[in-house]
The RNA shown here (transfer RNA) has 77 nucleotides and comes from a Clostridiales bacterium. Rfam family: tRNA. Rfam classes the family as a transfer RNA. The sequence is in RNAcentral, with records from ENA.
Formats: sequence, structure tokens, C1' cells
RNA sequence: GGGGAAUUAGCUCAGUUGGUUAGAGCGCUACGUUCACAUCGUAGAAGUCGUAGGUUCGAGUCCUAUAUUCCCCACCA
Repeated sequence: GGGGAAUUAGCUCAGUUGGUUAGAGCGCUACGUUCACAUCGUAGAAGUCGUAGGUUCGAGUCCUAUAUUCCCCACCA
């Protein structure tokens, strides 16, 4: 220098052909259960989907630029 993959809740990850409220598990908080803890049950909080633009009636999803991490190839010394 060229190519590819990943980035979505605190963590690990889903998200279909662009479509009408952005989800799951774990964790966290409250309540119930217990003498207490754990387990279990119920409820809740937590996100502008890495960043910035663009296309569209509508973008997590398509396009462009860019950041970080990882992989492959090439080059120089």
C1' cells in the first nucleotide's frame, strides 16, 4: 500500500426483502418468597445501533468518508 471481517443496553450477542414501539441471555434495581442468604417468581431501569454526511415517504439495514480492533496479501529496509 491492497483486500476482508467486526463495532447494537454494563457484558456476550440476535435483528429476515429498508416498513410503522430496537430485542434476548447474563448482570443491575425494587418487591414477593426465607430467620437470613441463595434459588425461584413479578416488575423496572438501562440504547439515538462506533463517528460524520448522503439517498429515501421511511435507514441498525443502502451509499460515501472516517475511527478503533482483528485476519490475509504485497512492498521497503